[in-house]
RNA sequence: AGAGUUUGAUCCUGGCUCAGAGCGAACGUUAGCGGCGCGCCUAACACAUGCAAGUCGCACGAGAAAGGGAGCAAUCCCCGGUACAGUGGCGCACGGGUGAGUAACACGUAGACGACAUGCCGCACUGUGGUGGAUAACCUGUCGAAAGACGGGCUAAUACAGCAUGUCACGGGCACUCGGGAGAGUGUUCGUAAAAGAGGGCCUCUGUAUACAAGCUCUCGCAGUGCGAUUGAUCUGCGUCCCAUCAGCUCGUUGGUGAGGUAACGGCUCACCAAGGCUAAGACGGGUAGCUGGUCUGAGAGGAUGACCAGCCACACUGGAACUGAGACACGGUCCAGACUCCUACGGGAGGCAGCAGUGGGGAAUCUUGCGCAAUGGACGAAAGUCUGACGCAGCGACGCCGCGUGGGCGACGAAGGCCUUCGGGUUGUAAAGCCCUGUGGGGCGGGACGAACAACUUCCACGUGAACAAUGUGGGAGCUUGACGGUACCGCCUUAGCAAGCACCGGCUAACUCUGUGCCAGCAGCCGCGGUAAGACAGAGGGUGCAAACGUUGCUCGGAAUUACUGGGCGUAAAGCGCGUGUAGGUGGCUCCAUAAGUCAGGUGUGAAAGCCCAGGGCUCAACCCUGGAAGUGCACUUGAUACUGCGGAGCUUGAGUGCUGAAGAGGAGAGCGGAAUUCCCGGUGUAGAGGUGAAAUUCGUAGAUAUCGGGAGGAACACCAGUGGCGAAGGCGGCUCUCUGGGCAGUAACUGACACUGAGACGCGAAAGCGUGGGUAGCAAACAGGAUUAGAUACCCUGGUAGUCCACGCUGUAAACGAUGGGAACUGGGUGUUGCGGGUAUUGACCCCCGCGGUGCCGAAGCCAACGCGUUAAGUUCCCCGCCUGGGAAGUACGGCCGCAAGGCUAAAACUCAAAGGAAUUGACGGGGGCCCGCACAAGCGGUGGAGUAUGUGGUUUAAUUCGACACCACGCGAAGAACCUUACCCAGGCUCGAAAGUGCUGGAAGUCGGGUGAAAACUCGAUGUGCCCGCAAGGGAGCCAGUAUCCAGGUGCUGCAUGGCUGUCGUCAGCUCGUGUCGUGAGAUGUUGGGUUAAGUCCCGCAACGAGCGCAACCCCUGCUACAUAGUUGCCAGCAUUAAGUUGGGCACUCUAGUGGGACUGCCGGUGUGAAACCGGAGGAAGGUGGGGAUGACGUCAAGUCAUCAUGGCCCUUAUGUCUGGGGCUACACACGUACUACAAUGGUCGGUACAAAGCGUCGCCAACUCGUGAGAGGGAGCAAAUCGCAGAAAACCGACCUCAGUACAGAUAAGAGUCUGCAACUCGACUCUUUGAAGGCGGAAUCGCUAGUAAUCGCUGAUCAGCAAGCAGCGGUGAAUACGUUCCCGGGCCUUGUACACACCGCCCGUCACACCAUGGGAGUGGGUUGCUCCAGAAGUCACUAAGCCAACCGCAAGGAGGCAGGUGCCCAAGGAGUGGCUCAUGACUGGGGUGAAGUCGAAACAAGGUA
Repeated sequence: AGAGUUUGAUCCUGGCUCAGAGCGAACGUUAGCGGCGCGCCUAACACAUGCAAGUCGCACGAGAAAGGGAGCAAUCCCCGGUACAGUGGCGCACGGGUGAGUAACACGUAGACGACAUGCCGCACUGUGGUGGAUAACCUGUCGAAAGACGGGCUAAUACAGCAUGUCACGGGCACUCGGGAGAGUGUUCGUAAAAGAGGGCCUCUGUAUACAAGCUCUCGCAGUGCGAUUGAUCUGCGUCCCAUCAGCUCGUUGGUGAGGUAACGGCUCACCAAGGCUAAGACGGGUAGCUGGUCUGAGAGGAUGACCAGCCACACUGGAACUGAGACACGGUCCAGACUCCUACGGGAGGCAGCAGUGGGGAAUCUUGCGCAAUGGACGAAAGUCUGACGCAGCGACGCCGCGUGGGCGACGAAGGCCUUCGGGUUGUAAAGCCCUGUGGGGCGGGACGAACAACUUCCACGUGAACAAUGUGGGAGCUUGACGGUACCGCCUUAGCAAGCACCGGCUAACUCUGUGCCAGCAGCCGCGGUAAGACAGAGGGUGCAAACGUUGCUCGGAAUUACUGGGCGUAAAGCGCGUGUAGGUGGCUCCAUAAGUCAGGUGUGAAAGCCCAGGGCUCAACCCUGGAAGUGCACUUGAUACUGCGGAGCUUGAGUGCUGAAGAGGAGAGCGGAAUUCCCGGUGUAGAGGUGAAAUUCGUAGAUAUCGGGAGGAACACCAGUGGCGAAGGCGGCUCUCUGGGCAGUAACUGACACUGAGACGCGAAAGCGUGGGUAGCAAACAGGAUUAGAUACCCUGGUAGUCCACGCUGUAAACGAUGGGAACUGGGUGUUGCGGGUAUUGACCCCCGCGGUGCCGAAGCCAACGCGUUAAGUUCCCCGCCUGGGAAGUACGGCCGCAAGGCUAAAACUCAAAGGAAUUGACGGGGGCCCGCACAAGCGGUGGAGUAUGUGGUUUAAUUCGACACCACGCGAAGAACCUUACCCAGGCUCGAAAGUGCUGGAAGUCGGGUGAAAACUCGAUGUGCCCGCAAGGGAGCCAGUAUCCAGGUGCUGCAUGGCUGUCGUCAGCUCGUGUCGUGAGAUGUUGGGUUAAGUCCCGCAACGAGCGCAACCCCUGCUACAUAGUUGCCAGCAUUAAGUUGGGCACUCUAGUGGGACUGCCGGUGUGAAACCGGAGGAAGGUGGGGAUGACGUCAAGUCAUCAUGGCCCUUAUGUCUGGGGCUACACACGUACUACAAUGGUCGGUACAAAGCGUCGCCAACUCGUGAGAGGGAGCAAAUCGCAGAAAACCGACCUCAGUACAGAUAAGAGUCUGCAACUCGACUCUUUGAAGGCGGAAUCGCUAGUAAUCGCUGAUCAGCAAGCAGCGGUGAAUACGUUCCCGGGCCUUGUACACACCGCCCGUCACACCAUGGGAGUGGGUUGCUCCAGAAGUCACUAAGCCAACCGCAAGGAGGCAGGUGCCCAAGGAGUGGCUCAUGACUGGGGUGAAGUCGAAACAAGGUA
């Protein structure tokens, strides 16, 4: 620090997702040790049990039992003035828990208190005199189940009550001083108000005279007061979440006066008076929440958070209330009410773990009913001490952080095993084994802490008080005593490598790859996405990567996210400028001077708790952790200063703004009037059969006279030409002419004002069309509607009609692609060229032209900006000010709520759910019922066919035991197959074989081979006979080859996958295209080149050009053919001349033909014209041939997952006594049908018969086969010649000559069928070809549709070859005869180039919309129903304070008494909790039915959008 994901690719916008860090966590797998931390986030749910607050006998009275001792016993002594309990004091308001409530002075921070309190503590001063009456305990009685209560009697105090005193304090008065002031201080006077003693010691003074008391003294206490310290109360500024779909709230409300109340100010409370107070800087309401130091994250700013620790607040079953007290409205107190639980004798009682443990419950989830007061801290106490679930420790939990270990060294060209393999090997892997070491943790034995300092006591020293050497206080020293943890940490010795590694991941992001299994199944998945038979993505394995006592997953937070943008974003087209203006608040604001010092800046002071973070040092072996110190704490407050800028105040200025004056332009607005053209209608004339309308028609109008035409009239609406990217207006918008009223802008001028300005949340106004209301009007047009067409349908497009409406007046609506998709204002930043308004200059008689300035409106463009397109002084450039708006797509501009509206509807405006995108611009293609240019037997023009018939052949289908398989638009279908009777053959049936039909190696035997017999359909099995070769060697023997048997590695498969492949092939297409290097342009995909102007068959060539070159294609080179030459060659070919023959038959010859070699020839080379002085084209000459002469071979980059695993090869999978292999037979030849391709015909351009000509190219020894003979013939016999320019196949046929047939199902046509044959072959039954005789079918030129061909072509005629024993109408070739037509490119098909649009890219056989049907999901409405919460009105009113009352009751004081003072019970009243009644608001859940929405692999109907998307 980024990455993945929208596309074919690109750039941008934009969301989603990931990598990081963190956690009080949970879950899964796994787990050795230790240290330090942390541990109910949920039910503030309910709680059994134990413990968590007591203490003091030095405040007080009373005071055991049991036990021990003595004694005979009574009794006494000890324990012991002890325990328990009580009065009293202090404490219980601390400590500990929790976060429900609380949006608040609750908290934080800074202040105020001249408006307060403060027990215990410290300092100082003063005092502590005297008196009295009770009461608990105790004893006793009564009631009660209990809890407990009541009565009688006794008693003490540091309990209680008076009295005295009064420094001081408080209250009142007076005087003085200080202060700005509410006030403070001083003096004086009046009034009010105190107390308690306990313990130790001593005898100086007095008394009794041992020693005590008074007394003295010390200590603790008590009372009063002041000060301090500490703590607390109160008040204030500022800060502190979300919703405006909460916009108005408030009656003690705001203030005043007086009173009450409080520790204290205050509407805190009350009476009266006034009518205020708060609010867009968000009142009120709703939701949520304890706040903070901090914590997590982040570069920071920020965001999130508030466990543990610390500060503050709040709460203690729920609600209310007060009492006591220094302090509470009180967690382990009281009272009342409520809910709940428990006890009960049913009368009544008891209780409150959000203390520590613990239980149930809830939950994904959170511990022991432990030890100890040794330390620290707290309460009480003089102290010992007691109490202390605070605390210190231990236990449980990998919950977190930190540390350690599970061993270390050596050890192989590398064991075994596993996995993979191209079978060679690789990997696990120095890993193991083995050898040598070490000893942390664990185990055993032994030693063994720090934490302990105190206090108290004893003693010593010093000092203080003191009469004192008692005593006591303070400080110091010594001695003595105290450890829960714990026999723990730690240390030593011993022991054995022995007891100690897992988890996740391995397609990309992201580090790590193979095999097997599975087969869109099972499954994975954070995003993109994997899985449909070779899955690095599922599952397992081997291996690897990462982390490690952990590792993953889930959840949550921040980050990445500049994705809310303060730092740090945007708004023409991606989301985003309000339709436009006027203007309020607010924000912002020209030049100069003065003043001030609020902002701002600088210094200082205070504060910003501790802990934490950071730095330094230190302590635990290190670290985590802890200690000490420092720094920081960006903040707030106070204070001193500075004055540039801003603000505030003052004075001025004129350039911003405005006013005046002069002038010109304009569809600016409103009202009134007028005009002509046209449409329609009405009347009349002329006139006759149609008119109208359309793609074509029809509906419609017209003989009752239309349309057409002429004249007249009526009425409404709109204003042709002018007219213009011309003008005006803020926008909407404004268009005939005239008049009236009126707004704004502009130019000129420089007289006036003197910043008066800009923007503008709310607000107010204007606002096209359509629509609404009322009343008019209505010619034309025209939703709805009707009819006619079109169509599969046509509720549309087209046509004929036609009503609202369009028009006017008044009112409403308030929207729009209200668009420049561009808010307003100001300043600055090169130009060029139009146009409009005004002014100036030069010149002119004048008007133009020309130059300059200002305002408007267009175009092109520097710089710059932009994702690009584009914008560019009219900015989308560079800046400033103000407003509005945006934050992924869908749901949705929808629901609910509110406001507006007569309604329609508008404005404001969500969520659940769902998707991994939705988008912008540009690029390359492809496509278009877009355009331009151009080709092709593409159409057209022609000739001949197919489609109809019969047959052949292939295919589909059907059939079958099998009818083997493949090929399917063009590009399957006389295709693989250049030839299925067996074989082929892959299929079916049946019979056999299992190392196999063929191949390698080892071993054994035998030469090999030949002949014969048996069984069988054959394969095969079996019996017998015969037979010995070659090489080495004297021999024995060995070897090679062959055969048989056996063993082994294995063979074999036309089994599957052509969508795993190679190779080969088809097609686009012999179309003219396809690319590259360098350069240039572009952010980039990419473009340029290759586009353009010409030209060509051609990206062929020329010219031009930011391109210059090059490659694969084109062309040429190659082959055949057409002409020709011969220093060439003459046999098998040829024959001019010579000889010869029946015959080039033979001699001879090689001139010619021919053969087959080598050359020549054609290049737009020449001439003319056109053309750019080009390429080229047109015409001509010459020539056998002329513009590629004709034909062939040759097929660019690529496309179709095109075809082929059955030619071959090959990965993988499958079969292995069978899916292999052998054999016999059958099938591939079936047959109701359908299609393709052919053949033969339908006849006279013909048929039949007879006669007579002329080819080319091939083939032949397992062959071609002559002559001759036989047969009607197929053929047979025969055997010459020929390995072939020699011999043979071999008669070419059409043609030509002659004859017959005469238009008919025929002397056409030949299917079918019968019979008889021939040939091949082991064999023609299924199932061959041919021959002869006879038979003679359909068929008379073929519907829709469709094919081929542009010249030696079509058509027509025959010949040859491959395959092949035989079989050709097929295929591949060969020659013979030999046409017609092409105006032309509008249309159909295919193609090329350029351009345009695109929402397509699997690329139009594309994409895609809506209803309906089905399933699921969330949601709105809904008669209502149920719950929560809250407002208002009313009823009721416990406990309790307060007030009033108190006739009942009462010890203290007064009084002899009566009685009084004072107090209490009781009663009454105000307030008030729960409760009740009624009525509203908000909110949650639910609801028959209903509305739309979303999602879903193949559903239905149409075809709305994307191309001119077929009606833009």
About this RNA
RNAcentral holds the sequence, with entries from SILVA. The RNA shown here (small-subunit ribosomal RNA) has 1512 nucleotides and comes from a metagenome.